Predicted 3D model of an 83-nucleotide RNA (c-di-GMP-I riboswitch aptamer) from Candidatus Izemoplasma sp. The prediction has a mean pLDDT of 84.
RNA sequence: AUAUUUUAAGGGCAAAUACAUGGAAAUGUGUAUACGCAAAGUCACAGGGCUAAAGGAACACCUAUGCCGGCUGGACCGCAAUA
Numbered sequence: 001a002u003a004u005u006u007u008a009a010g011g012g013c014a015a016a017u018a019c020a021u022g023g024a025a026a027u028g029u030g031u032a033u034a035c036g037c038a039a040a041g042u043c044a045c046a047g048g049g050c051u052a053a054a055g056g057a058a059c060a061c062c063u064a065u066g067c068c069g070g071c072u073g074g075a076c077c078g079c080a081a082u083a
Stems, first nucleotide, its partner, number of pairs: 002083004012037002017032006035070001041076003045073003048068003055062002
């Protein structure tokens, strides 16, 4: 430096839910708690999905500048063991 994640050690993160709080909402943050995760670390670049305030409309619809990294891809970074 590369590959693998089986076998360990030391660990790490935190789903859903509840409470509080920001937000029009999607959903974010904190606390409690763990469904799970070898990148469940970082990034909204591409695809995909969610919401629709404002705007529009042929009227119950359209639309992201909003959101999702624990949806997929990609980029960058990282612990251990073995080869």
Rfam family: c-di-GMP-I riboswitch aptamer. Gene Ontology term of the family: cyclic-di-GMP binding. About the family: GEMM was predicted in a large-scale screen for bacterial structured RNA regulatory elements.